Overview:
This is a predicted structure of a 108-nucleotide RNA (Guanidine-I riboswitch aptamer) from Peribacillus asahii. Rfam family: Guanidine-I riboswitch aptamer. For this family Rfam cites "New RNA motifs suggest an expanded scope for riboswitches in bacterial genetic control" (Barrick et al., Proc Natl Acad Sci U S A, 2004). Its mean pLDDT, the model's own confidence on a scale to 100, is 85. The sequence was found by an Rfam model in a public genome assembly. The organism belongs to Peribacillus, within Bacteria.
RNA sequence: AAAAAAGCUCUCUAGGGUUCCGUUUAAAGUUCAAACUUUAAAGACUGGUCCGAGAGAGAGCGUACAGCAUAGCGGCUGUAUACACGGAAGGAUAAAAGCCUGGGAGAU
Numbered sequence: 001a002a003a004a005a006a007g008c009u010c011u012c013u014a015g016g017g018u019u020c021c022g023u024u025u026a027a028a029g030u031u032c033a034a035a036c037u038u039u040a041a042a043g044a045c046u047g048g049u050c051c052g053a054g055a056g057a058g059a060g061c062g063u064a065c066a067g068c069a070u071a072g073c074g075g076c077u078g079u080a081u082a083c084a085c086g087g088a089a090g091g092a093u094a095a096a097a098g099c100c101u102g103g104g105a106g107a108u
Stems, first nucleotide, its partner, number of pairs: 007061006015051002020048002022045001023042008062081007083103001085106001090100002
């Protein structure tokens, strides 16, 4: 900027891994020692940063319908925005996942 109307966005959560921070372990250095620094490893390390739901929560915008208001334009109010069992394989990111593929394949 445009689009969309079982619409879109934001915040949060279930959940997720390991880039970064922290933690832990090991080695080396400084050091009387404690502590500190460097390197390596660990996410069957609670965590912070981070990712994060179509079928989870909340909110906002939009949309539809009804009404109100104005000479007209602009607008205001209310209601609705339902239902939803679901693999495997693959993809991205540092990596993984209820992320994407996907309201898919299937099932009823």